[in-house]
Context: one part of a larger RNA
RNA sequence: CGAUGAACGCUGGCGGCGUGCUUAACACAUGCAAGUCGAACGAAGCACUUAAACCUGAUUCUUCGGAUGAAGGUUUUGUGACUGAGUGGCGGACGGGUGAGUAACGCGUGGGUAACCUGCCUCAUACAGGGGGAUAACAGUUAGAAAUGACUGCUAAUACCGCAUAAGACCACAGAGCCGCAUGGCUCGGUGGGAAAAACUCCGGUGGUAUGAGAUGGACCCGCGUCUGAUUAGGUAGUUGGUGGGGUAACGGCCUACCAAGCCAACGAUCAGUAGCCGACCUGAGAGGGUGACCGGCCACAUUGGGACUGAGACACGGCCCAAACUCCUACGGGAGGCAGCAGUGGGGAAUAUUGCACAAUGGGGGAAACCCUGAUGCAGCGACGCCGCGUGAGCGAAGAAGUAUUUCGGUAUGUAAAGCUCUAUCAGCAGGAAGAAAAUGACGGUACCUGACUAAGAAGCACCGGCUAAAUACGUGCCAGCAGCCGCGGUAAUACGUAUGGUGCAAGCGUUAUCC
Numbered sequence: 001c002g003a004u005g006a007a008c009g010c011u012g013g014c015g016g017c018g019u020g021c022u023u024a025a026c027a028c029a030u031g032c033a034a035g036u037c038g039a040a041c042g043a044a045g046c047a048c049u050u051a052a053a054c055c056u057g058a059u060u061c062u063u064c065g066g067a068u069g070a071a072g073g074u075u076u077u078g079u080g081a082c083u084g085a086g087u088g089g090c091g092g093a094c095g096g097g098u099g100a101g102u103a104a105c106g107c108g109u110g111g112g113u114a115a116c117c118u119g120c121c122u123c124a125u126a127c128a129g130g131g132g133g134a135u136a137a138c139a140g141u142u143a144g145a146a147a148u149g150a151c152u153g154c155u156a157a158u159a160c161c162g163c164a165u166a167a168g169a170c171c172a173c174a175g176a177g178c179c180g181c182a183u184g185g186c187u188c189g190g191u192g193g194g195a196a197a198a199a200c201u202c203c204g205g206u207g208g209u210a211u212g213a214g215a216u217g218g219a220c221c222c223g224c225g226u227c228u229g230a231u232u233a234g235g236u237a238g239u240u241g242g243u244g245g246g247g248u249a250a251c252g253g254c255c256u257a258c259c260a261a262g263c264c265a266a267c268g269a270u271c272a273g274u275a276g277c278c279g280a281c282c283u284g285a286g287a288g289g290g291u292g293a294c295c296g297g298c299c300a301c302a303u304u305g306g307g308a309c310u311g312a313g314a315c316a317c318g319g320c321c322c323a324a325a326c327u328c329c330u331a332c333g334g335g336a337g338g339c340a341g342c343a344g345u346g347g348g349g350a351a352u353a354u355u356g357c358a359c360a361a362u363g364g365g366g367g368a369a370a371c372c373c374u375g376a377u378g379c380a381g382c383g384a385c386g387c388c389g390c391g392u393g394a395g396c397g398a399a400g401a402a403g404u405a406u407u408u409c410g411g412u413a414u415g416u417a418a419a420g421c422u423c424u425a426u427c428a429g430c431a432g433g434a435a436g437a438a439a440a441u442g443a444c445g446g447u448a449c450c451u452g453a454c455u456a457a458g459a460a461g462c463a464c465c466g467g468c469u470a471a472a473u474a475c476g477u478g479c480c481a482g483c484a485g486c487c488g489c490g491g492u493a494a495u496a497c498g499u500a501u502g503g504u505g506c507a508a509g510c511g512u513u514a515u516c517c
Base pairs, nucleotide, nucleotide: 002516003515004514006513007512008511009510010509013390014389015388016387017386018385019383020382021348026346027345028344030343031342032341035090036089037088040087041086044083045082046080047079048078051076052075053074054073055072056071060067061066097301098300099299106226107225108224109223110222111221112220113219116218117217121214122213123212124211125210126209127208129163131161132160138153139152140151141150142149143148170193171192172191173190175188176187177186178185179184199206200205227273228272229271234264235263236262239261240260241259242258243257244256245255246254276298277297278296279295280291281290282289283288303324304323305322306321307320326337327336328335329334354380356379357378358377362376363374364373365372366371393423394422395421396420403414404413405412406411427458430452431451432450433449461506462505463504464503465502466487467486468485472501473500474499475498476497482489483488
């Protein structure tokens, strides 16, 4: 000099784009952040219509027996849009946050799986026959302060369970052919075995089952690379290998029984400290050195520790169970909770924002769709925190005014600077108009932008001036008060302290501090 997620001091006009708890992975009031589907299902409530049954029965006719049957009510059926629960499906494994842990196949890079899985999506082939028993909701009874239950009875399904069907695929058995570096792989036919399904519909479609292929996403293994300490030198018993068994989607001491005694290590094992890794970012001519905020990829975590369940996928931030600490409710018997989501609060700190608007756009979940949800996201608010752009006026103007400073008292400087005259209108302010969605739909927002009128008005500071280092004089002070990055200034004429005038440098910033090259 450059740089920063910065902070502090003084100062501060506007706009655009970015960016903002680096500390306590400290504790959290309140609201919101994951729902959706009535075209899977039953029931309740609401409205309506028509039809049927029953009841009451206006009117008209009447042979007074009756016929007619408006209108109303009840029940059943049907239709419609919806409400909050329930069964069921899909989604809550994405998106969002944080960096505690981790020195590791965690990450990066290059390979491998002849050792693997993959919902939704795409393509292909085949199929969807016929039955059954429940259960929530609901009703009744009942326990409890509540949270939450218990019992009895009723009911449906794309919920659940048998049966039938099974070419290929799967498993077992014994083969044939071909191939591979290899554990082995591929192809072919034979025998046996067991395994499937669901309907809805507005008639257009949407779904279901099995198998194969693809795509996407994931899992595992290996080579190499990945901070410091030897004032850490030995470490290791499921430890290293084998066999049998189990387990997994799959290989494997992953687990287990037995057998062997191995395995790692000065090319640094083990132990200890520190740390998420990378693309990148900063600096530098480069080689390097430093960093890992924002944005993107991967990993790990969700109060602490442990565990599994469901599922294509989790050992699951806003799911479950157990234990622990903490907070809250309680009728003392027992219960409830988890902001490292978005705002926000307390606390800590030198220090870091609004309890905002909208789903209009982009994307995500559900749905056939309309649509619903979305603190993702798009926007707005706050902060000179950073970068960039613009402005604070332009021209003329010497009586070189006044004032101020200085002076050798003549002057010199401030200084064309001001005043004055003539202009201009960017920004801000005022008034009018006004976009951007492929038909409609705009939170932003009457915003950007356009036009007009108007006034030089509303808009300059900060640091420095001994040398390094651009820029000096006066007064005050008198080794005092103070300055200081280094050298060093100050003890009576201080260009170094303080003030003033002048000057120099940057400029809506300027300095200081911290950190890195």
A computed fold for a 517-nucleotide part of an RNA from an uncultured bacterium, annotated as small-subunit ribosomal RNA, 5' domain. The coordinates come from a structure-prediction model, not an experiment, and the mean pLDDT is 84. The full RNA is in RNAcentral, with records from ENA, Greengenes and SILVA.